[in-house]
RNA sequence: GUGACGGAGAGUUUGAUCCUGGCUCAGGACGAACGCUGGCGGCGUGCCUCAAACAUGCAAGUCGAGCGGGGAACUUUUAAAAGCGCAAGCUUUUAUAAGUUCCUAGCGGCGAACGGGUGAGUAACACGUGGGCAACCUACCCAGAAGACCGGGAUAACGGCUCGAAAGGGCCGCUAAUACCGGAUAAUGUCGGGGUACCGCAUGGUACUCCGAAGAAAGGGGAAACCCGCUUUUGGAUGGGCCCGCGUCCCAUCAGCUAGUUGGUGAGGUAACGGCUCACCAAGGCGACGACGGGUAGCCGGUCUGAGAGGAUGGUCGGCCACACUGGGACUGAGACACGGCCCAGACUCCUACGGGAGGCAGCAGUUGGGAAUCUUGGGCAAUGGGCGAAAGCCUGACCCAGCGACGCCGCGUGAGGGAAGAAGGCCUUCGGGUCGUAAACCUCUGUCAUGGGGGAAGAAGCAAGUGACGGUACCCCAAGAGGAAGCCCCUGCUAACUACGUGCCAGCAGCCGCGGUAAUACGUAGGGGGCGAGCGUUGUCCGGAUUUCCUGGGCGUAAAGGGCGAGUAGGCGGUCUGUUAAGUCAGGUGUGAAAUUCCAGGGCUCACCCCUGGGACUGCGAUAGAAACUGGCAGACUCGAGGGCAGGAGAGGGAAGUGGAAUUCCCGGUGUAGCGGUGAAAUGCGUAGAUAUCGGGAGGAACACCAGUGGCGAAGGCGGCUUCCUGGACUGUACCUGACGCUGAGGCGCGAAAGCUGGGGGAGCAAACAGGAUUAGAUACCCUGGUAGUCCCAGCCGUAAACGAUGAGUGCUAGGUGUGGGGGGCAACAAUCCUCCGUGCCGGAGUUAACACAAUAAGCACUCCGCCUGGGGAGUACGGCCGCAAGGCUAAAACUCAAAGGAAUUGACGGGGGCCCGCACAAGCAGUGGAGCGUGUGGUUUAAUUCGACGCAACGCGAAGAACCUUACCAGGGCUUGACAUCAUGGUGCCAGCCGUGGAAACACGGUCUUCCGUAGCAAUACGGACGCCAUGACAGGUGUUGCAUGGUUGUCGUCAGCUCGUGUCGUGAGAUGUUGGGUUAAGUCCCGCAACGAGCGCAACCCCUAUCCAGUGUUGCCAGCGGGUAAUGCCGGGGACUCACUGGAGACUGCCGGAGACGAUCCGGAGGAAGGUGGGGAUGACGUCAAAUCAUCAUGGCCCUUAUGCCCUGGGCUACACACGCGCUACAAUGGCCGGUACAACGGGCUGCGAAGGAGCGAUCCGGAGCGAAUCCCUUAAAGCCGGCCCCAGUUGGGAUCGCAGGCUGCAACUCGCCUGCGUGAACACGGAAUUGCUAGUAAUCGCGAAUCAGCUACGUCGCGGUGAAUACGUUCCCGGGCCUUGUACACACCGCCCGUCAAGCCAUGGGAGCUGGCAACACCCGAAGUCAGUGACCCAACCCCGUAAGGGGAGGGAGCUGCCGAAGGUGGGGCUGGUGACUGGGGCUAAGUCGUAACAAGGUAGCCGUAUCGGAAGGUGCGGCUGGAUCACCUCCUUU
Repeated sequence: GUGACGGAGAGUUUGAUCCUGGCUCAGGACGAACGCUGGCGGCGUGCCUCAAACAUGCAAGUCGAGCGGGGAACUUUUAAAAGCGCAAGCUUUUAUAAGUUCCUAGCGGCGAACGGGUGAGUAACACGUGGGCAACCUACCCAGAAGACCGGGAUAACGGCUCGAAAGGGCCGCUAAUACCGGAUAAUGUCGGGGUACCGCAUGGUACUCCGAAGAAAGGGGAAACCCGCUUUUGGAUGGGCCCGCGUCCCAUCAGCUAGUUGGUGAGGUAACGGCUCACCAAGGCGACGACGGGUAGCCGGUCUGAGAGGAUGGUCGGCCACACUGGGACUGAGACACGGCCCAGACUCCUACGGGAGGCAGCAGUUGGGAAUCUUGGGCAAUGGGCGAAAGCCUGACCCAGCGACGCCGCGUGAGGGAAGAAGGCCUUCGGGUCGUAAACCUCUGUCAUGGGGGAAGAAGCAAGUGACGGUACCCCAAGAGGAAGCCCCUGCUAACUACGUGCCAGCAGCCGCGGUAAUACGUAGGGGGCGAGCGUUGUCCGGAUUUCCUGGGCGUAAAGGGCGAGUAGGCGGUCUGUUAAGUCAGGUGUGAAAUUCCAGGGCUCACCCCUGGGACUGCGAUAGAAACUGGCAGACUCGAGGGCAGGAGAGGGAAGUGGAAUUCCCGGUGUAGCGGUGAAAUGCGUAGAUAUCGGGAGGAACACCAGUGGCGAAGGCGGCUUCCUGGACUGUACCUGACGCUGAGGCGCGAAAGCUGGGGGAGCAAACAGGAUUAGAUACCCUGGUAGUCCCAGCCGUAAACGAUGAGUGCUAGGUGUGGGGGGCAACAAUCCUCCGUGCCGGAGUUAACACAAUAAGCACUCCGCCUGGGGAGUACGGCCGCAAGGCUAAAACUCAAAGGAAUUGACGGGGGCCCGCACAAGCAGUGGAGCGUGUGGUUUAAUUCGACGCAACGCGAAGAACCUUACCAGGGCUUGACAUCAUGGUGCCAGCCGUGGAAACACGGUCUUCCGUAGCAAUACGGACGCCAUGACAGGUGUUGCAUGGUUGUCGUCAGCUCGUGUCGUGAGAUGUUGGGUUAAGUCCCGCAACGAGCGCAACCCCUAUCCAGUGUUGCCAGCGGGUAAUGCCGGGGACUCACUGGAGACUGCCGGAGACGAUCCGGAGGAAGGUGGGGAUGACGUCAAAUCAUCAUGGCCCUUAUGCCCUGGGCUACACACGCGCUACAAUGGCCGGUACAACGGGCUGCGAAGGAGCGAUCCGGAGCGAAUCCCUUAAAGCCGGCCCCAGUUGGGAUCGCAGGCUGCAACUCGCCUGCGUGAACACGGAAUUGCUAGUAAUCGCGAAUCAGCUACGUCGCGGUGAAUACGUUCCCGGGCCUUGUACACACCGCCCGUCAAGCCAUGGGAGCUGGCAACACCCGAAGUCAGUGACCCAACCCCGUAAGGGGAGGGAGCUGCCGAAGGUGGGGCUGGUGACUGGGGCUAAGUCGUAACAAGGUAGCCGUAUCGGAAGGUGCGGCUGGAUCACCUCCUUU
C1' cells in the first nucleotide's frame, strides 16, 4: 500500500549416543518417450537424433498505361473465288486497309537482399547493455527548391542459313523504347584554391564569401482537366555500416604468445575510419586482472526452479547473428558476396545418341534413413500482411483455417434422490460374526456430453453493391432414453492404505534402509483399503530439499583440511590530526531499460485455460545539478606502531682452530690357569699355540658421565667436555634520534632430522644385508655369536618424516592462583615480601567446543593477510609436465566400486593389562579314574528293525524309580475303516456282556445260549416319549507325524555367586552417570563412616525343617531305677514316669560379658561362662538375567502334514546285534589280606494280590508251613566291617573271580532270541596301571554293611536314603580354572570361539603400459594452381564521340577478347603436434556366502605401534637409522591440587 512478500523435513554408519559426512526420498517442471487404459470440447503444441539423402506438386512474381513484334476474336473498307438467287442481293472462304478487345515469348522497369527455414559454424564487438561517428550509406515514402533542350548509334524479339541426342548455341540480316550514348543548361550539391566569423575533447566542424573546373533528365495515359513517372538538390522518416566502455562457459596436466605481428610515414582501397592492403622505417604488442592453446556452445527478451541470493536452460513467440550440398569467388544492384541467381573446384545423384549435359526441401506437404520419439503430398487468399500495377487485378505453403497425436494446460461428463440391523455372491473369521455395503436390486426423477431433427451468426473494413476457406461451425430450440462413456498406481518404514492363500534365499521385489531359507502386511494372486482420475504409472533431464563449493551462508587440535621453516616480490590490508579533492559512497530530478512474458486491477469468450486494456515491475546502464561523514587521491603535521642510539646482564644460537680426561677395542710385555662368553635354557664363538681375569706401556676412532632441570638458545630442522677467534638474534633500562618507514605474503629464493647417492679420506664401538647357533609345525623374525655397507670428516647432491602443540603469521582486548629461567624498580642494606617486563610449565573461572578438552603461550572476543578441505576405496596412483646421477620428489586425475568411511564419548564384553578379594581353584594331603575282567550308557558299524530324544562344562548307570509278551513309539506279516477313545444329528434296531462250539498264530469271523430298563395310554398285541446299547450315514475321531528356531509349562547352567534394579532429585546436548563409587569390615550391596544424593524393591541374612543341650507336659505298642510276682531265659506280668525314647510346648547363642586392636563406629583378635561361639552342623529356599540351552515323546498348544492310513488291532521279531572307540561304575591285583569257626553293637525304612515268624525238608537257591501283623506291638531283620581263635606264607597263590560245562530253584500264559538265583566243576585277564585326569577340609574322605522306590520276576554292580568304623593335610595365594568389585586399553558388540592383513588359486569388470596397426582435427613448409577481382599488355575485335575526307574510307579517344603477373580454393608431397579406436603380451586395481598359506594389526595383540628412508623375505612383514605418542604396565624423579 486495495494489490502486486514469506524459509517444514525424513530414512540410512552404532548395542545405544552426540557430531562430522556422504547416499537416498517426499516438491515443482518438460518440445518428451515407454507401459496399461481412453468419452467430449476449447486453447496451445509436435524431428531434441543424420546441417543425412531426396521422388512428386506447390512456395516470387508483376507491369501491354515503357517498347517492337507475334497470336486470337470482333467491327468496318476494298478485292477475288465459290454457292444460292430472275435480280437486288445474301452466305462462306481467302486476301487487303483502318480500328477495338484479349493473350504474351522478348527488350525494358520494379521486386526477387523482404517474407519462410535451420542452428552447422562462431568464445567473437557474435550477443546484451550503454554510448560514439566532427569517419558513413539509405531504393521505394514524406516535405521543400529547381528542371526535363538538341541529337545519335545500336540490340533482343523476328527472318534466313547452320551445329547439337539434348541442354543449348554460331553466323548473316532487320527493328523499338521510360534500354544505351554525345552535346547544351544548372546550384545552396561535388572537387581544387583563397578569405572572414563562431564552435568543439583531438583529428576538426558549421556558416558566409571570392575564383576556377567537372557533372542532369523519359516518357506514358487521357478528349481534356489532370494523373503516373523522369533529373539535380536540401531536409525528414525508415533501414543499415563502423568504433568504443562493461558483461558473457570449462581446462593451468594449455605458460608463455606474436611477423602485418605493434607503431610510424606515404600510397592504394572502401559508402566510411582503420595494417583493410602495399612500400619503407622503427622494434614493438599481448600475458597469472590468465595471453596463446584445447574442449564445449548460436546470444538475448525470457523459461524452469528457488524464501531469496543463486542454479539450470534458450523448444514454441519476439529481437539480433550465422548458414543455405561442401569449399572458394565475384557480378548485378540503393541494398547480396545472394536458400528457390551466376562462375570455379569437390563429393553425391540423375539424363545421354558417350560427344556432353542437369541438380541442390536447414520453404510447405511428403519419402527413405537414423532414432525411444515428433503430423496432412488438406482448404482458402474471406481476414491480416507483402510484391507488382494508374487501376481492375495477378502472385503469396507468409498467413487464416481444417486434419492427425491425451503431447501439455483448462473445462465437462460417465447420472441424481430414496432404498435392509443389511439379498445373492466374493473374502476373512475366535464360527459368534465381520466386510464389500446404500453399494446392488427396486422405486421416483433429471437430460449436461454424445445421437436425431429444426433454426442459425459475429468475424466484412473501403462511397455503394458484391465478397466467408473455416462452416450449416459456434450458439439457440425440440425429441427419446440411464440409455453410449473408468481406469491406473500403490498399501514394511520414509508414506495415506491389511488380511488370506501360494511360494520357501526358489521364483521374484527394491528409490534408500532392505524383504524371501514353511506362519512373508515387502515376492505372486485374491478380497479389502489408500491416492489420483481421462488419465495413471515408469524412465530420462533440470532446479529444490543440499548451509553438500558456504556472497547471503561452512570449515581446518583429534572428524577431510595449517604449507617442514624463514627472509622477502607482486598483490591485499593499514596509526593520530588538519586542509583539499570527489574516484568509491549517498541522495534529487532525468534518458534508456522494445513488445510479448511474470505480478496486480479490470474486461471479453457460459466458467476456466486463453485473449484484451491499464498499472506495476524490469533490482541495470548513461548523462546531470548536489552532499563530504567514511574509504581512496593530493598536501602538511604528530608520536603511541616500527626502527635507531646509549647503558646492562643471560644463553648446548651458528662457523673455525686447538685441546682434555673417562670408557670400549686392538697391539706389546708381566702375573696367572682352565675355562670364558652367552641365555628362559642352550649352542654357535673364544681359550692349553695360554683366553677370561689382572698390572704396565702404546695405537686409534667416536662420543662427551656427573652438573642436567616440563632449565636455556634458535625461524624450523636442531644445539651439550674445555679454550680462543669470527658472527646472528632476543631481553631489560633510558626516552636522545627518524617520523607510519607497518602487517601479511601467490610465484620465485634460501634453510631443512634420519636414511640414501657421487668423489676422496677415516673406521674404535655399534650395526641393515649376510653367516652361524637356538626357538618353532615352519621362523626368511623376536634371543645369541659374528659381521659388511653405513654411522665420522671434506666437497657436492637429495628435499622427505607422527618435519607434531597433529594448533599459519600479526595486532588489540577478556577473572585469578601457583612454580620456574633472564632482567629492572621501591623499602638505607641482606633476607623475605611487594610492583613490573620478557620467556617457559601446571591448575582453573567466564567464554568456546560434538565431546575430549582449550582457557592471557586460547581452541575465548574481534580485525588483516596467506595456505588448505568438500564421502570412503581406486590413489597421493596413472598419464603429462618440472626437478634429481639414481633412489625418487613436486604437481595430480578418471573409469570402476561401496552405503558407508570417520571423530568423541557411553554401556558392556574381552586382554598372554593392573589392583583388591573369594571358591577343594592351586598348593598340602587321602582315596581314586586312565591299564585288567565284568556291568552299564554312548558313538560307530551292522540290521527288515536295531524306535526316539539328550552332545563341552551343563549328553554319555541321562529321559528309563525295572524293554522276555505287555511296555513299544521300530520292523515283518495278518487284519479294521465313524474307527481302540469323545460329542452331536438323522434313520433303523433291541441289544450288549458273559458262557459254549468251529476256523485261525492271534486279532477276528461265524454259530449257539442269553434276550434291557423307566414313564404314559391300552385288557392285550402294541403305540408314543425317554434312558442305555447296537447298526448305517454324516459331522468328526485319531496321530509318540513335523516345527522346542511359532509357544505355555517345567528343567538345567552360570550360582547360594552377591549381585540386579526402581522412584524422586542432581549432573550430562545425549547414550548415560550418580545412588551401587570411596575408607574400613563381612560369608554377603553384611554393617559402619564419608559423599548430590535421599529413599525403596528383588536378592543376602532371618523367619521354616532336621540335628546337638536342657526343662516342662503327656506315657502306648516305647522304657524299667525302685517295689511286688514269675521264668531255663526274656519288661514276661502287676505296677511305675525316675531314666532312655517318642510326641508336644518351651529354654538356650545375642559378639550379651571381660581385655586388646580399630576412628569413640562397624568389626576383628583373645578370654570367661556354656551342650553349643561368632551364619554351631545339615537341608529347603535359586534375584535381574545369560545360553534362539533342554523338552511338541510327561502334559498343554498355534501352524503344517496323514485320513481304507503317518490312525487302530494282533502274532512274531527288534530296542539285548559287535571288528572297534569313549564315559560312568563294580570286582580285583592281596597279608592293614583271604578263608574257616565263635562272638558284639545300628539307623532309615517297607509290609494285606503284602511282610511272612515258629517248626520241618534240602549242601543250597528254595520248598512245606502258616502263627502274628494294616504294624513304636508282628514280620522283613542274622547288620557288616569289628572282636576272639585258627589256617594260609608272597605264589598268578587258599589272591582274583571272568568264561564255559553239568545239575537244580523261583517268577511268569511264556525265560530260545532275552530273566534272576543255587550247587558242583572250570579258574581267563589282572601283580597297582602312559600321557592325562576326578572327588574330598570332619563325623568329612576312606571303608563297612542295611533299607526303599520302580517291580510278577529281574540283567541294581544303578539311584535315593540309613547308620557303623573313622583319618591325613591346608605354609600360603606366585601359578592353573571359575567368580566378584574397582580401574585401564580396545579397530570387539553374533561381544576374543571376536575382529582382521597380505600373497596365491578361480570368475567377472573397468583401467595404465605396449612392438605396432588404423582413423580424426588444426596448423606449418614446399609444389601445382580453377573461377575471379586487381594490375599490365592488348598486333585481334567493336567503335555511337573527336580529327581528316564530298564519300568510300583512314587515324585516334574509349571498350573488349586474348595473353602475362600478384593473390588464390581444392589437390599433392613432407616432417611434426593434438586427439580417438584397436593390439600379442604385460602392470597393478575393484568386486564376487562358505578355496590355499600363514597371523601382520586391534588388549602390553603376545617383539608396543606408527612415520620417513634403506635393505631383505612366499606373503602378511622383518631388521637398521632418526623421529612421534595417536603406547599398556611398574618404579623413580619433578610439578600441581586438596586437606

The RNA shown here (small-subunit ribosomal RNA) has 1539 nucleotides and comes from a Bacillota bacterium. The sequence is in RNAcentral, with records from ENA. NCBI's taxonomy places the organism under Bacteria, Bacillati, Bacillota.